[in-house]
Predicted 3D model of a 519-nucleotide part of an RNA (small-subunit ribosomal RNA, 5' domain) from a Microgenomates group bacterium.
Its Rfam family is "Bacterial small subunit ribosomal RNA".
It was read from a public genome assembly.
Its mean pLDDT, the model's own confidence on a scale to 100, is 83.
Context: one part of a larger RNA
RNA sequence: GGAUGAACGCUGGCGGCGUGCCUGAGAUAUGCAAGUCGAACGUGGAGGUACCGCAAGGUACCUUCUAGUGGCGGACGGCUGAGUAACACGUGGGAACCUGCCCCUAGGUAAAAAAUAACUCAUCGAAAGGUGAGGUAAUAUUUUAUAGUCCAGGUAUCGUCUGAUACCUGGUAAAGAGCUUAACGGCUCGCCAAGGGAUGGGCCUACGGCUUAUCAGGUAGUUGGUAGGGUAACGGCCUACCAAGCCUAUGACGAGUAGCUGGUCUGAGAGGAUGGUCAGCCAGAGGGGUACUGAGACACGGACCCCACUUCUACGGAAGGCAGCAAUCAGGAAUAGUCGGCAAUGGGCGAAAGCCUGACCGCGCGACGCCGCGUGCGGGAAGAAGCUCUAAUCGAGCGUAAACCGCUGUGGUAAGGGAAGAAGAUCUCCGUUUUGGAGGUUUGACGGUACCUUACUAGAAAGGGGCCGCUAACUGCGUGCCAGAAGCGUCGGUAAUACGUGGGCCUCAAGCGUUAUCC
Numbered sequence: 001g002g003a004u005g006a007a008c009g010c011u012g013g014c015g016g017c018g019u020g021c022c023u024g025a026g027a028u029a030u031g032c033a034a035g036u037c038g039a040a041c042g043u044g045g046a047g048g049u050a051c052c053g054c055a056a057g058g059u060a061c062c063u064u065c066u067a068g069u070g071g072c073g074g075a076c077g078g079c080u081g082a083g084u085a086a087c088a089c090g091u092g093g094g095a096a097c098c099u100g101c102c103c104c105u106a107g108g109u110a111a112a113a114a115a116u117a118a119c120u121c122a123u124c125g126a127a128a129g130g131u132g133a134g135g136u137a138a139u140a141u142u143u144u145a146u147a148g149u150c151c152a153g154g155u156a157u158c159g160u161c162u163g164a165u166a167c168c169u170g171g172u173a174a175a176g177a178g179c180u181u182a183a184c185g186g187c188u189c190g191c192c193a194a195g196g197g198a199u200g201g202g203c204c205u206a207c208g209g210c211u212u213a214u215c216a217g218g219u220a221g222u223u224g225g226u227a228g229g230g231u232a233a234c235g236g237c238c239u240a241c242c243a244a245g246c247c248u249a250u251g252a253c254g255a256g257u258a259g260c261u262g263g264u265c266u267g268a269g270a271g272g273a274u275g276g277u278c279a280g281c282c283a284g285a286g287g288g289g290u291a292c293u294g295a296g297a298c299a300c301g302g303a304c305c306c307c308a309c310u311u312c313u314a315c316g317g318a319a320g321g322c323a324g325c326a327a328u329c330a331g332g333a334a335u336a337g338u339c340g341g342c343a344a345u346g347g348g349c350g351a352a353a354g355c356c357u358g359a360c361c362g363c364g365c366g367a368c369g370c371c372g373c374g375u376g377c378g379g380g381a382a383g384a385a386g387c388u389c390u391a392a393u394c395g396a397g398c399g400u401a402a403a404c405c406g407c408u409g410u411g412g413u414a415a416g417g418g419a420a421g422a423a424g425a426u427c428u429c430c431g432u433u434u435u436g437g438a439g440g441u442u443u444g445a446c447g448g449u450a451c452c453u454u455a456c457u458a459g460a461a462a463g464g465g466g467c468c469g470c471u472a473a474c475u476g477c478g479u480g481c482c483a484g485a486a487g488c489g490u491c492g493g494u495a496a497u498a499c500g501u502g503g504g505c506c507u508c509a510a511g512c513g514u515u516a517u518c519c
Base pairs, nucleotide, nucleotide: 001519002518003517004516006515007514008513009512010511013373014372015371016370017369018368019366020365021331026329027328028327030326031325032324035072036071037070040069041068044065045064046063047062048061049060050059051058052057079284080283081282089208090207091206092205093204094203097201098200102197103196104195105194107192108191109190110144111143112142113141119134120133121132122131123130124129150171151170152169153168154167155166156165157164158163176189177188178187179186180185210256211255212254217247218246219245222244223243224242225241226240227239228238229237259281260280261279262278263274264273265272266271286307287306288305289304290303309320310319311318312317337363339362340361341360345359346357347356348355349354376407377406378405379404386398387397388396389395411457412456413455414454415453416452417451421446424442425441426440427439428438429437430436463508464507465506466505467504468489469488470487474503475502476501477500478499484491485490
């Protein structure tokens, strides 16, 4: 000199864009953050229409809402960095794998059955929540049929062993819904088996990146083999047996510290430091462990067990997990609103309308940072008053500074106009082989915001640090090795340009200094 997720002191006008618990991975009141589908299913409620009926009401259909069964999604998105020195990450290779939704190819979608939530009745419990009896449906569950392809085994041929081809034997499937038609049927969305793709993921490996030898030996599933099991998959991943290996001064093992990277800061570079926001990967969800479901988890707002803590309780038992968004307490030098909206982008579900979305988009708070703008401009005295200095009165400085005159309107105040961000969605008509075409209606949190116009107004708007040398900028008074200053050299003991203060000056400027840390 540059830099910072900064803090502190003094000061503070505006805007844009960023950014904001670095400490206790401490504890959390309250609200929200993951639902959706009635075009999978049987009920139930409400409304309407038609028919029957004197009425009560009943039947059929339509619309809407719904707890439950079922499907898909809760493995994404969001947060944090505790652990981890490791194939965790980065770069490059590899083979023994899986992949819901999506795309392509060519097929199939037949027949039956037993239940169970819901519901009704009874009953236990303070509650959470159960128990028994009856009873109903499905794209829930089960059985059967079929099997081109697929899986397992066998035979033959070919082949680079793994394999390929042909044949034989055995085995494994499925679910319907909506619209339309007088009906057959047609269309759309699904379902099943198979092949391929895409995407995502699992696994192996070479190399790379911290400190320490005041850590020198470490290891017994350890190292390899055989057989078996297990996995989506190779493998001591696991088990039995056999062998005695394997790693290590090119630093094993141990200890300390640490998420890694793209990047960021600095530097001419080499390098050094760093990893906040953003992006990729990994890991975690009060501490520890376990599996279930599933295409995918050993699962933040799922389950079970133990521990610690907290809450409710009728004392018999129950409930909970903000390292999601806000917010609270605590800790700390220190870090914000219990805000608005799904309008946009993206995600989940749905045929769609749509619903959900503290992701996200916005607004708010903080000079925390960067950038931009302003606090006026021109004229105006041999120069007011005042203050300071001075041979003490001459004179000099503040100083064109002020007053005063003129001008402008960034800004401010008021009034008027007023966005882009909107793509879509829906309705009608036309053309239909589809893409489509025309017209109408409608969707904005921000926000009556930005911006524009007009009127008025110099009006609201300058401080901080320094002035001995380094280092730009000097004098008066006070103090008297005292009080104090200080980054280093140093200064202060009676004329201190170095302390305190007045005036003046220098410098940066809505900031300026100090402290901390890095280069």